[in-house]
RNA sequence: CAAGCUGGCCAGGCGAUCGCGCACCACCUUGGCUGUGGUGUGAGGAAAGUCCGUGCUCCAUAGGGUACGGUGCUGGCUAACUGCCAGGCGGGGUGACCCGACGGAAAGUGCCACAGAAAAUAAACCGCUCGUUCAGCGAGUAAGGGUGAAAAGGUGUGGUAAGAGCGCACCAGCACCAGUGGUGACAUUGGUGGCUUGGUAAACCCCACCGGGAGAAAGACCAAGCAGAGGCCAGGGGCGACCCGUCCCGCAAUGAGCCUCGGGUAGGUCGCUAGAGUUGGUGAGUAAUCGCCAUCCCAGAUAGAUGAUCGCCACCCAGAUGGGUACAGAAUGCGGCUUAUCGGCUGGCUUGGGUG
Numbered sequence: 001c002a003a004g005c006u007g008g009c010c011a012g013g014c015g016a017u018c019g020c021g022c023a024c025c026a027c028c029u030u031g032g033c034u035g036u037g038g039u040g041u042g043a044g045g046a047a048a049g050u051c052c053g054u055g056c057u058c059c060a061u062a063g064g065g066u067a068c069g070g071u072g073c074u075g076g077c078u079a080a081c082u083g084c085c086a087g088g089c090g091g092g093g094u095g096a097c098c099c100g101a102c103g104g105a106a107a108g109u110g111c112c113a114c115a116g117a118a119a120a121u122a123a124a125c126c127g128c129u130c131g132u133u134c135a136g137c138g139a140g141u142a143a144g145g146g147u148g149a150a151a152a153g154g155u156g157u158g159g160u161a162a163g164a165g166c167g168c169a170c171c172a173g174c175a176c177c178a179g180u181g182g183u184g185a186c187a188u189u190g191g192u193g194g195c196u197u198g199g200u201a202a203a204c205c206c207c208a209c210c211g212g213g214a215g216a217a218a219g220a221c222c223a224a225g226c227a228g229a230g231g232c233c234a235g236g237g238g239c240g241a242c243c244c245g246u247c248c249c250g251c252a253a254u255g256a257g258c259c260u261c262g263g264g265u266a267g268g269u270c271g272c273u274a275g276a277g278u279u280g281g282u283g284a285g286u287a288a289u290c291g292c293c294a295u296c297c298c299a300g301a302u303a304g305a306u307g308a309u310c311g312c313c314a315c316c317c318a319g320a321u322g323g324g325u326a327c328a329g330a331a332u333g334c335g336g337c338u339u340a341u342c343g344g345c346u347g348g349c350u351u352g353g354g355u356g
Stems, first nucleotide, its partner, number of pairs: 001352010012313007020042008044327001048338002051336005056215004063244004068211005073087005088102001089100004103206002108204002110200003125145002127141006153171006172196001174193008219270004228261005235249004277296001279294006314325004
């Protein structure tokens, strides 16, 4: 200098004038409403998706089971999670690094097109050997060849009619036993052994663990207002489906409940933002994160506020005037994940080239 890998931050700025929402203060005002003035504050890194988890609220209990759904290596973090951190194993890359849908194929079932003799109850097409009635047929074989993504471990050697782990040596794999290191997943060393038992579970399935439901229009309270009539019927309800258990309401003609017709209400307050909170320092830890000290209060709208105009600056395009500046806007709070995105600043690491 070039090319890469990985992390963090920002999210146009300044000024003036005017205008909005909330909280508080002061004045006017009998009080209230209203008005005037002041102070503070007011849309994100994803506010989006509504995917996962949870705080909160309600359903009598949130009981047991089936079914259903989710997760799936080990250890740790967290309120929890399918998240995060670290590690193990496998794969990709020269490397920094990145990815993993990562329990089980010896419980069972299914599938592996085409080609090929044969694709797991798996084999004889060519070939080799032997016999023969010698065109041929029969027996043996799976070392060589062919097909294929994959064909009954590999190399060598002995043996054989020809061959084959048939025997042997070395290696790989598998099973069992023992040792060493590690919390563990695992790694590694030695021994024995039969000779070797395809793949696929993001196929069904088996195993382990986890899981009540609904949802801010949740829900609680206040105010105001009305008007009931008729019918059905002995059961109805407890909020994913079913069963068990259990509880509540009702039952002989009136009522739990349901149906039809008709009347009233749609208002207000809370929930609603002080938190698993922000920022700084410090300690522990490889880290995620946790503890301690200090500091700060930073939307809470409700037909929905957070803006408009002007000037200057920044960046980009154009070069007379000028035009543009991404993705995009709170609606119950938070932790994650995913998706969209213009431009800028910056830390660490890898590879290549050059120079000293």
Background
This is a predicted structure of a 356-nucleotide RNA (Bacterial RNase P class A) from a Chloroflexota bacterium. The coordinates come from a structure-prediction model, not an experiment, and the mean pLDDT is 76. The sequence was found by an Rfam model in a public genome assembly. Its Rfam family is "Bacterial RNase P class A". Rfam describes the family as follows. Ribonuclease P (RNase P) is a ubiquitous endoribonuclease, found in archaea, bacteria and eukarya as well as chloroplasts and mitochondria. Its best characterised activity is the generation of mature 5'-ends of tRNAs by cleaving the 5'-leader elements of precursor-tRNAs. Cellular RNase Ps are ribonucleoproteins.